[in-house]
Model confidence (mean pLDDT): 77 of 100. Fluoride riboswitch aptamer (crcB RNA motif) from an Acidobacteriota bacterium, 62 nucleotides, folded computationally. Rfam family: Fluoride riboswitch aptamer (crcB RNA motif). Rfam links the family to the GO terms response to fluoride and positive regulation of gene expression. NCBI's taxonomy places the organism under Bacteria, Pseudomonadati, Acidobacteriota.

C1' cells in the first nucleotide's frame, strides 16, 4: 500500500457542525433545488422541521 475474513457501527432528506424531533431507504435504495431564449444563462435557500454555532449576504449605527 493492497487483497481477503469476521465483528462493530446503519444510511439518506439540493452546500458545513452540534442537539431535538419527523419523514424515507435496506445498498437493484432513500438522495441528487427551481427557472429558461437550453446559452459558458438566471434564481432561492447552509434547516426535512425547530433552536445553536460557523461561514456567506443584505441594511443600519458605532
Nucleotide at each position: 500500500u493492497g487483497a481477503u475474513u469476521u465483528u462493530c457501527c446503519g444510511g439518506c432528506g439540493a452546500u458545513g457542525g452540534a442537539g431535538u424531533u419527523c419523514g424515507c431507504c435496506c445498498u437493484u435504495a432513500a438522495c441528487c433545488g427551481c427557472c429558461c431564449u437550453c446559452g459558458c444563462g438566471g434564481c432561492u435557500g447552509a434547516u426535512g422541521a425547530c433552536u445553536c454555532c460557523u461561514a456567506c449576504a443584505a441594511a443600519c449605527u458605532g